The part of an RNA shown here (small-subunit ribosomal RNA, 5' domain) has 495 nucleotides and comes from a metagenome.
Context: one part of a larger RNA
RNA sequence: GGAUAAACGCUGGCGGCGUGCUCAAUGCAUGCAAGUCGUACGCUUCAACGUAAGUUGAGGAGUGGCAAACGGGUGAGUAACACGUAAGUAACUUGCCCCUAAGUGGGGGAUAACAUUUCGAAAGAAGUGCUAAUACCGCAUGUGGUGGUGGAGGUAAAGCACUAUCACUAAAGCCGCAAGGCGCUUGGGGAGAGGCUUACGUCUGAUUAGCUAGUUGGUAGGGUAACGGUCUACCAAGGCGAAGAUCAGUAGCUGGUCCGAGAGGACGGUCAGCCACACUGGGACUGAGACACGGCCCAGACUCCUACGGGAGGCAGCAGCAAGGAAUUUUGUGCAAUGGGCGAAAGCCUGACACAGCGACGCCGCGUGCGGGAUGAAGGCUCUCGGGUUGUAAACCGCUUUUCUCAGGGAUGAAUAAUGACAGUACCUGAGGAAUAAGUCACGGCUAACUACGUGCCAGCAGCCGCGGUAAUACGUAGGUGGCGAGCGUUAUCC
Numbered sequence: 001g002g003a004u005a006a007a008c009g010c011u012g013g014c015g016g017c018g019u020g021c022u023c024a025a026u027g028c029a030u031g032c033a034a035g036u037c038g039u040a041c042g043c044u045u046c047a048a049c050g051u052a053a054g055u056u057g058a059g060g061a062g063u064g065g066c067a068a069a070c071g072g073g074u075g076a077g078u079a080a081c082a083c084g085u086a087a088g089u090a091a092c093u094u095g096c097c098c099c100u101a102a103g104u105g106g107g108g109g110a111u112a113a114c115a116u117u118u119c120g121a122a123a124g125a126a127g128u129g130c131u132a133a134u135a136c137c138g139c140a141u142g143u144g145g146u147g148g149u150g151g152a153g154g155u156a157a158a159g160c161a162c163u164a165u166c167a168c169u170a171a172a173g174c175c176g177c178a179a180g181g182c183g184c185u186u187g188g189g190g191a192g193a194g195g196c197u198u199a200c201g202u203c204u205g206a207u208u209a210g211c212u213a214g215u216u217g218g219u220a221g222g223g224u225a226a227c228g229g230u231c232u233a234c235c236a237a238g239g240c241g242a243a244g245a246u247c248a249g250u251a252g253c254u255g256g257u258c259c260g261a262g263a264g265g266a267c268g269g270u271c272a273g274c275c276a277c278a279c280u281g282g283g284a285c286u287g288a289g290a291c292a293c294g295g296c297c298c299a300g301a302c303u304c305c306u307a308c309g310g311g312a313g314g315c316a317g318c319a320g321c322a323a324g325g326a327a328u329u330u331u332g333u334g335c336a337a338u339g340g341g342c343g344a345a346a347g348c349c350u351g352a353c354a355c356a357g358c359g360a361c362g363c364c365g366c367g368u369g370c371g372g373g374a375u376g377a378a379g380g381c382u383c384u385c386g387g388g389u390u391g392u393a394a395a396c397c398g399c400u401u402u403u404c405u406c407a408g409g410g411a412u413g414a415a416u417a418a419u420g421a422c423a424g425u426a427c428c429u430g431a432g433g434a435a436u437a438a439g440u441c442a443c444g445g446c447u448a449a450c451u452a453c454g455u456g457c458c459a460g461c462a463g464c465c466g467c468g469g470u471a472a473u474a475c476g477u478a479g480g481u482g483g484c485g486a487g488c489g490u491u492a493u494c495c
Stems, first nucleotide, its partner, number of pairs: 001495004006491005013366006019359002021324001026322003030319003035066003040063002043060007073277003082202008092194003097190008105139001107137002114129006144169008153160001173182003203249003210240003215237008252274004256267004279300005302313004330356001332355003338352001339350004369399004379390004404432006413422001439484005444465003450479005460467002
C1' cells in the first nucleotide's frame, strides 16, 4: 500500500447492487416451513332444485396411490477413496420420463372408516358387528424373464450372444355415448441419477519408531443390487513402516477469493459442485432410492403435562426469544415470476423463491450550489501596534433546481383470454424555493500541514525515533493550515 462476513470512537443527505451469529453443533415460548389426488375406494355432513326417485355443488375423516430420500440448514465429526483430476465396473442398481415388443382371463377371503361395548386423567388401547377398492391372496396363460442340462459360437478372461429341452414366474382398473384416453403386468433399449473399485494429489509434529489378530492371504459358505475378511468356520503366517507406518494435534474438500510483476503465500464467508450431520449414542422398517432434519424403535441427558399408574418434545428450516459475545436483521408481503410435489384438468401446497423492512457492513454513483462581489466590512487570531491573516470567504446582486416538498400521469417484468406481491414503486410532466444536506483525522522527523496561550519530568502524548524538569511547532485549548470526504480515524487479521 492492498484486502476483510469485521468491530469500536466521532459524524451522517440520497440512490443502485450486494451482504449480515465468525462466539454456544448452547437452550428454545409462538406461528408457519409437505402435501396432494373424488378420473382408485366405501362411508358421511351441508346447500340448491325436485312431491318423490334423484340431479348438481361444497365439505369431513378414513382405505389406497404418488410425494415426503427433493428443496432448505449447519460444519460438529472426518487427514479419509472424504474431496479433486483421470480411469474401471466382464462385480452393479435405477421410481417417474422417452423409444420398443407382448399381455391385461377368471375367482376368493378380509379390513379401516362406520356402529356398539369396555379400559384409561390423558396419550391412547382392546373386543364385537357391517362394508369397498388400482388394498390383499390363490388359479389360468407365458411373448418374455430367471435357473438347470445338452449343443455349437465367441472373449485375454464371462454370469456374453444363439439354439434344444425341463422347472419356476404376471397383471387393475378408471374416464368417456362412442372413437379413444389414462393406467396396470412382463421384457429389451435410452436418458438422467447413483453404488463400488483403482492411479495420482491433499496440513503440522520423530521431544510420536515401531504398528497390526479379522490382523494379511487362501478354501468353503452366509450376506449384498454388486466385488470384497463385508461376516462366519477351517488352514497358512502373513500385512504396513524413515519415500515416515502407528500415535498426537489441527481441519469439511473443491471451483475459487485476497495479496503479489511473477514465483508463491494466506484463506475457503456469500454463489456453485461434492461430503458429513440433524438433542447424544445405537438399530432397523418402508421404499426405486433412507439406515430418513420437521418417520419409527431402544438407551441417555434435558424440558414439559400428570389423577403418580403413565405420557409428550427436539428451530444446524423461516421469522423470533434467552444466553454467550467486540459483534450480525422483520415473529413482514406474495405465490405475480422462476422452480418443485400431487392431480386428466381446474387447482391445491411451497418461509424454495420473488420482493419489501432494518444496518454507511461493503462497492459504485450523486448532492450539500453556480457566476459576480474589496473601502479587503464586522468578529476571531496574531502583532514589532504600522500591520498581517481568516478572505471573494461573508454580506449584497444575478442565475440554476441535481436533490427536496407538493400536484398530475404512470410502467417493463405477463408467456396474455385471465393473472403483478413488489407498487401508485421506477420513470415522466408541472409548481415552489438556495432552499433539506459536512464531517473527521493530523500538523517534531519518517509524512502533506505553525503560531499563541496554559502546564512545568506534572498532567499527559507515543507506530518507531522519542516529547514534557518555565520561552514545548511533540501534552491541553484556540486560531490557522494539510489530508481524505458521507465518511474519517483506531483496533484485529492476511499478503
It matches the Rfam family "Bacterial small subunit ribosomal RNA". Gene Ontology terms of the family: structural constituent of ribosome and ribosome. The prediction has a mean pLDDT of 87.